[in-house]
Molecule: Guanidine-I riboswitch aptamer
Organism: Rhodospirillales bacterium
């Protein structure tokens, strides 16, 4: 210099912002109007954050099948590691969300 990745879900969680519903402030007979520089709910949410399930593997053994193999259920085990912009997208909106385990850097 160059190549290759270990998936998928579902509750959460830092975190985030304002469509909605609550605060707050205008105004008012109703009606509405502004504010997220308002702790909040609702809502969005992580490859590098956290738990369960599934899926792969891997070892025992067990049943089945004409068999140094395959298939079906069972028990344990494993499942790592991970520094990251700018900038664009979506959504009402932003983001640790998607582009992206991308660029780069080690």
């Nucleotide at each position: 210099g160059u190549a290759a990745u270990g998936g998928g879900u579902a509750u959460c969680u830092a975190g985030g912002g304002u469509u909605c519903c609550g605060g707050u402030c205008c105004g008012u007979u109703c009606a509405g109007g502004a504010u997220g520089u308002c702790u909040g709910g609702u809502c969005c949410g992580a490859g590098a954050g956290a738990u369960g399930c599934c899926a792969u593997c891997c070892a025992c053994g067990a049943g089945c099948g004409c068999g140094c193999c395959g298939c079906u259920g069972g028990u344990g085990g494993a499942c790592a590691c991970a520094c990251g912009g700018c900038g664009g997208g979506a959504u009402a909106a932003a983001a640790g969300c998607c582009c992206g385990g991308g660029a780069g850097a080690u």